[in-house]
Molecule: SAM riboswitch aptamer (S box leader)
Organism: uncultured Holophagaceae bacterium
RNA sequence: GCGUUAUCCAGAAAGGUGGAGGGAAAGGCCCUGUGAAACCUUGGCAACCUGCGAACGCAAGGUGCCAAUUCCUGCCCGAGGCGCGCCCGCGGGGAAGAUACCGA
Numbered sequence: 001g002c003g004u005u006a007u008c009c010a011g012a013a014a015g016g017u018g019g020a021g022g023g024a025a026a027g028g029c030c031c032u033g034u035g036a037a038a039c040c041u042u043g044g045c046a047a048c049c050u051g052c053g054a055a056c057g058c059a060a061g062g063u064g065c066c067a068a069u070u071c072c073u074g075c076c077c078g079a080g081g082c083g084c085g086c087c088c089g090c091g092g093g094g095a096a097g098a099u100a101c102c103g104a
Base pairs, nucleotide, nucleotide: 002103003102005100006099007098008097013042014041015040016039017038021031022030023029026073027072028071043066044065045064048062049061050059051058052057070096075093076092077091078090080088081087082085
């Protein structure tokens, strides 16, 4: 890197180095010299695996995570609204993505 399955409207930041980008990509909309990314230290959230346990649960060793719902949207369906356009918001499902367990 590929595949299955599960989850994704909850939750959780300070310091140091650094010095202009970042939020996956496109469009939007945001964050950022009142200091981006990245790295380090410390702290925290959560509970997929793990341990204990009959269940509920407890713990926190391995991952993960700590702006905004996965920041929002795109494709399809439904019921609405009006300035009627494939426009606006709402609900459902998909696509893509992220993380974990397992597998080849």